[in-house]
A computed fold for a 354-nucleotide RNA from an Anaerolineae bacterium, annotated as Bacterial RNase P class A.
The model forms 88% of the base pairs in the Rfam consensus.
The prediction has a mean pLDDT of 76.
Its Rfam family is "Bacterial RNase P class A". Gene Ontology terms of the family: tRNA processing, ribonuclease P activity and dimeric ribonuclease P complex.
The organism belongs to Anaerolineae, within Bacteria.
RNA sequence: CAGGCUGACCGGACGGUCGCCGGUCUUCGGGCCGGAGGAAAGUCCGCACUCCACAGGGCGCGGUGCUGGCUAACGGCCAGGCGCGGAAACGCGACGGCAAGUGCAACAGAGAACGGAUUGCCCCCUUUCGGGGGUGAGGGUGAAAAGGUGGUGCAAGAGACCACCGGCGUCGGCAGUGAUGUCGGCGGCCAGGCAAACCCCACCGGGAGCAAGACCAUUCAGGCGCAGAGGGGUGGCCCGCCCCGCAGGCAGCGCCGGGUAGGUCGCUUGAUCCCGCCAGGCAACUGGCGGGACAGAUAGAUGACCGUCGCCCCGCAAGGGGAACAGAAUGCGGCUUACAGGUCAGCCUGGCCU
Repeated sequence: CAGGCUGACCGGACGGUCGCCGGUCUUCGGGCCGGAGGAAAGUCCGCACUCCACAGGGCGCGGUGCUGGCUAACGGCCAGGCGCGGAAACGCGACGGCAAGUGCAACAGAGAACGGAUUGCCCCCUUUCGGGGGUGAGGGUGAAAAGGUGGUGCAAGAGACCACCGGCGUCGGCAGUGAUGUCGGCGGCCAGGCAAACCCCACCGGGAGCAAGACCAUUCAGGCGCAGAGGGGUGGCCCGCCCCGCAGGCAGCGCCGGGUAGGUCGCUUGAUCCCGCCAGGCAACUGGCGGGACAGAUAGAUGACCGUCGCCCCGCAAGGGGAACAGAAUGCGGCUUACAGGUCAGCCUGGCCU
C1' cells in the first nucleotide's frame, strides 16, 4: 500500500420566522421547558402487567436439545468442546439416542441392508455341451457399493489367517468442573445413511391479550331453550377444587334480537438508558460510587421556509448537483431483515521499503 475478517460510531449542526403535541406558569396577551429509531420494521422468541380465577395434579399437545457460566427470562449472550467451510483471521451448526422398535432412499445399477447376487475375469473337471469353486475386483451406475499396505495360504482365491495402519467396541491411566482430549491393553467386530423421518430420553410450558382491563355517564327490549339432581367455572380430556341449587324452577349456560361507536384511567420513573471511575471475572456480566437523560398521540403530534456551516460527487477555479434505510401507539430484554456515503480500532494474508 492492497485485499479480506471482526467490532463500534456518524448518517447532519447552528440561527431566525411561522405552524403542531405534552407539561408548567400566567396580568389570559402570552412566557418557559420538552417532543420518533438504530433499526421505531418483521411479529420470530422471552418477560413485566391485566383478566379468566381461589387454581393443584395427570394425559394429550407444543418448545428446546454438546459442556460450563450470565440473565427477570429466552430458542438470547459469553467462554469452551466437537463437526463442517475457508490458505488464514474468522464464519456456520437442526450439536442427546439408530446394539428399543417401526420406516424411507425414485431412477439408474449385477447388487441399496443380513440374504442372496453377475457382464467380465481366475482355477478345476469335461471331446464338446455343460458342471463346480471363486472374485466385492477392471469398468460402469449412483447422493451413497462391503477398509488400506505387505504377506501367509490356496487348484484359484477371500480378514480365511498374520503384521502394521484406520474405524468400531470394551477395560483402564493421565489432564480438565465438564463437554472432551491423549496414551495403553484386549477383541477380526469391519455394512452403512437419514431422527430438519415416526419414535425414545432429558428439561421447560395454564389460557388469552392494552381492541388486556378498571371506572363514569348515556341508552334499550326482550324472547326461546337446557335444567327431575344436577348446572356452571377452569383452551381439549380426566381427577381434584370452587360457586349456585336440590321438587321448585333458582343460579348459570346456550341461541336469536335490541341499545351503547361518549368520557376518564390504564399511558409511561423503569429488571430503564448513557458516560466516568473502583473491585471481581478470560468474557458475558455482577457489586459500589459519581454525573446526566426521560414523547404519550387517539383519524393519530416534531412540519414548512430562509441563511450560514459541515459531509459526498463533478470541476483548475468559479460554480453545479446530491444526501441512505426509514415514523413511537402498553413497556422492556433479544434475534432477524433494510441502509447512499463516511470515520475509528484490532486481526489475517500478500506486495514494497528499511